Overview:
A computed fold for a 363-nucleotide RNA, annotated as Bacterial RNase P class A. Rfam family: Bacterial RNase P class A. Rfam classes the family as a ribozyme. Rfam describes the family as follows. Ribonuclease P (RNase P) is a ubiquitous endoribonuclease, found in archaea, bacteria and eukarya as well as chloroplasts and mitochondria. Of the family's consensus pairs, 91% are formed in the model. The prediction has a mean pLDDT of 76.

[in-house]
RNA sequence: UAAGUAGGACAAAUGGUCGCGGCCCGGUUUUACCGGGGUGAGGAAAGUCCGGGCUUCACAGGGCAGGAUGCCGGAUAACGUCCGGUAGAGGCGACUCUAAGGAUAGUGCAACAGAAAUAUACCGCCGGAUGCCUUCAGGGGCGUUUCGGUAAGGUUGGAAGGGCAGUGUAAGAGACUACCGCCUUCCCGGUAACGGGGAGGGCAUAUGUAAACCCCAUCCGAAGCAAGACCGAACAAAAGCGUUGACGUGGCCCGCCAGCUUUAGGUAGGUUGCUUGAGGUGGCUGGCAACAGCCAUCCUAGAUAGAUGACCAUUCGCUGCGUAAGCAGCCGACAUAACCCGGCUUAUCGUCCUGCUUAGAUU
Numbered sequence: 001u002a003a004g005u006a007g008g009a010c011a012a013a014u015g016g017u018c019g020c021g022g023c024c025c026g027g028u029u030u031u032a033c034c035g036g037g038g039u040g041a042g043g044a045a046a047g048u049c050c051g052g053g054c055u056u057c058a059c060a061g062g063g064c065a066g067g068a069u070g071c072c073g074g075a076u077a078a079c080g081u082c083c084g085g086u087a088g089a090g091g092c093g094a095c096u097c098u099a100a101g102g103a104u105a106g107u108g109c110a111a112c113a114g115a116a117a118u119a120u121a122c123c124g125c126c127g128g129a130u131g132c133c134u135u136c137a138g139g140g141g142c143g144u145u146u147c148g149g150u151a152a153g154g155u156u157g158g159a160a161g162g163g164c165a166g167u168g169u170a171a172g173a174g175a176c177u178a179c180c181g182c183c184u185u186c187c188c189g190g191u192a193a194c195g196g197g198g199a200g201g202g203c204a205u206a207u208g209u210a211a212a213c214c215c216c217a218u219c220c221g222a223a224g225c226a227a228g229a230c231c232g233a234a235c236a237a238a239a240g241c242g243u244u245g246a247c248g249u250g251g252c253c254c255g256c257c258a259g260c261u262u263u264a265g266g267u268a269g270g271u272u273g274c275u276u277g278a279g280g281u282g283g284c285u286g287g288c289a290a291c292a293g294c295c296a297u298c299c300u301a302g303a304u305a306g307a308u309g310a311c312c313a314u315u316c317g318c319u320g321c322g323u324a325a326g327c328a329g330c331c332g333a334c335a336u337a338a339c340c341c342g343g344c345u346u347a348u349c350g351u352c353c354u355g356c357u358u359a360g361a362u363u
Base pairs, nucleotide, nucleotide: 001359002358003357004356005355006354007353008352009351010350012315013314014313015312016311017310018309020040021039023037024036025035026034027033028032042334046345047344049343050342051341052340053339054224055223056222057221066220067219068218069217070216071085072084073083074082075081086100087098088097089096090095101215102214106213107212108209109208110207122154123153124150125149126148127147128145129144130143131142132141133140134139162180163179165177166176167175182201183200184199185198186197187196188195189194228272229271230270231269237263238262239261240260241259244258245257247255248254279298280297281296282295283294284293285292286291316332317331318329319328320327321326
């Protein structure tokens, strides 16, 4: 310098004008306005896919059903997340990827091709029987087959009864032997997954598929802030009062309707939940790391049908044109909190930084 690999940061900046939601202060014609101040989205606020806090309801214990997860160890409030390992796969490498338990519990499925798909004899090979030819003879050759053996070779297929070489045989075959693989078992190392080594078995279990049923192990009560808690009109209801009024009634009791008071209910509406939290930043300590502990420091949106916006100017970045100065751009993304956190996944204009790898060049 080029190519790559792993990770991180930012998410245009400044000023002005107008506008909007909370908060604080002041004022007023006092429950709504006015003025001033300060504050007001994200790395994903998204999808709502997992996990937890919180809340209400349910709940003796156990089982069935259903769902999720699935190599090992650790982290954590918890997880399907993260970290570190193991095994396998890819890459020269840095590094990356893996839904990675069980196919010797059972069942199912496997198009087409092929003789045959867990089973088979189509071709081939060999034997038997038999016909013909040939040889002095032993024998040899060419055929046939309602017979038998054979999975070494050919053909089909993703897959053909462990692989490969030898022995052996009529031809063959784990029938036998060595090596590799598989299974069983022992020893050593490791917390473990697993790794290394020894012995035995002798193909039985041996095509794949469990994001097919299923088996094994572990975990899981349900609903969600429109959860929930508190206050609470109006109308209607019930009870009470008789100092007030109307009517029955000219008057009184009484009744009834208003009126007033109280009560229950909990609708409209309001308050709360609500943002100080498994919180951020910096340092130290422990740990390979995820993370944990301690100290210091900071406070940073709380709307409720939903505010956080628009315009202008200058600068910055990008693209195009131009020798340059400069000019132009309907170029500056993806997207907008709604109870709060930890993750995952997906979207994203561009810019910058760090570690490492490979190749080349220079010193």
Overview: It was read from a public genome assembly, where an Rfam model found it.